[in-house]
Context: one part of a larger RNA
RNA sequence: GCGUUGUUAAGGAACUCGGCAAAUUGACCCCGUAAGUUCGCGAGAAGGGGUGCCUCGAGAGAGGCCGCAGUGAAACGGCCCAAGCAACUGUUUAGCAAAAACACAGGUCUCUGCUAAAUCGAAAGAUGACGUAUAGGGGCUGACGCCUGCCCGGUGCUGGAAGGUUACGGGGAUCUGUUAGCGCAAGCGAAGCAGUGAACUUAAGCCCCAGUAAACGGCGGCCGUAACUAUAACGGUCCUAAGGUAGCGAAAUUCCUUGUCGGGUAAGUUCCGACCCGCACGAAUGGCGUAAUGACUUGGGCACUGUCUCGACAACGCGCCCG
Numbered sequence: 001g002c003g004u005u006g007u008u009a010a011g012g013a014a015c016u017c018g019g020c021a022a023a024u025u026g027a028c029c030c031c032g033u034a035a036g037u038u039c040g041c042g043a044g045a046a047g048g049g050g051u052g053c054c055u056c057g058a059g060a061g062a063g064g065c066c067g068c069a070g071u072g073a074a075a076c077g078g079c080c081c082a083a084g085c086a087a088c089u090g091u092u093u094a095g096c097a098a099a100a101a102c103a104c105a106g107g108u109c110u111c112u113g114c115u116a117a118a119u120c121g122a123a124a125g126a127u128g129a130c131g132u133a134u135a136g137g138g139g140c141u142g143a144c145g146c147c148u149g150c151c152c153g154g155u156g157c158u159g160g161a162a163g164g165u166u167a168c169g170g171g172g173a174u175c176u177g178u179u180a181g182c183g184c185a186a187g188c189g190a191a192g193c194a195g196u197g198a199a200c201u202u203a204a205g206c207c208c209c210a211g212u213a214a215a216c217g218g219c220g221g222c223c224g225u226a227a228c229u230a231u232a233a234c235g236g237u238c239c240u241a242a243g244g245u246a247g248c249g250a251a252a253u254u255c256c257u258u259g260u261c262g263g264g265u266a267a268g269u270u271c272c273g274a275c276c277c278g279c280a281c282g283a284a285u286g287g288c289g290u291a292a293u294g295a296c297u298u299g300g301g302c303a304c305u306g307u308c309u310c311g312a313c314a315a316c317g318c319g320c321c322c323g
Base pairs, nucleotide, nucleotide: 001318002317003316004315005314006313007312008311010309011308014307019304027051028050029049030048031047036041038143052065053064054063055062056061066070078302079301080300081299082298083297084296085294086293090102091101106141107140108139109138110137111136112135118127119126120125144289145288146287147286149219150218151217154216155215156212157211158210159209160208163207164206165205169201170200175195176194177193178192181188182187220238221237222236223235224234247281248278259275260274261273262272263271
C1' cells in the first nucleotide's frame, strides 16, 4: 500500500449519474391502521406497547430479584408520498441486457363441412384428431372499465360476369416446293406428297363492375371577418378517396426548449399539476383511465448510516523491508 471484516467523536446524503454500498428494520403476542378499490384487497399499511428469572396461586393475578441490554447468541421486512410503463403469476438474450420486450386469459378478423383447412413428406404416409364450426389453423390486439370516428382513390382480399385482351388446342383460307401434262419458248401447272398457316372458335388471369379498413394503409392549404386590442363562433377559395372525431397532449412522442404559469427547494435543465403554439399524439401497428402486482423506470420525504466533511483505529490475509 492492497483485499476482507469490524468499530468510530460531531454532522447526517453535504457523496454520487443515482443513497451505489453500508446502516436502519427484523421473531412472537397485543393495540391500532389512511387514501384508493375490481370490495378480493390495500395491510405486516403506517404507528404504538410487551417479552427474563424466583415465590405464592387451580387460574386470573399479586409480590419480589438481576443486568446496559430478557426474540440477551443465530436465523429474522426499513417505511411512506407521487408519476410513467406493463393488468396480473409467468417467459427471455446458457456466457455483458430480466425489461416497458415475449407470453397471457379476454377481444376481433379470416380460413376450414371432414379424404377439412393448415403442416411435414418426390411418395406411401403422418400431424391436425381417433377431434367435427361451443372444433381446428392463421393474422392482429392484449385483464377490467369507457370507447374504438372519417376515407375503398392506390395495394390486397372477396364476389361478379356483359364487353375488351389473352395460351394450348380446334380450324383450315392463302401462299410455297415438287411434277404427270401442256407449250416453239418464256412459262403455266391437276392430283398426290411436303411446307406455310389467315378468318373463326377457345379458360383462368388482366382490364372492367361492386364489396371490404379490429385488411396494407391514409386522415389538407390559403385569405378575410366581431363596437379597444387580441382572437375568430362566421365567410370565401383551391385541392382531396377522405381531410384527425372522442380522448390525451412540451408526453418513453416537443425540434425551438431549461416553452409559460403554479407546486415542491434557500437555490430544481429532473419531478408533479396546468396551458395547447401536437417540428412530428390519436383510437385493436388500439385511444384514454384503472385497484392489485413489479429484483422495472422517475421525482420527493422519514428513519438510518464512514456515501461524504475526513479521515482514524483494529483483526486476518497479501505485498514490501530487515534478520
Molecule: large-subunit ribosomal RNA, domain IV
Organism: bioreactor metagenome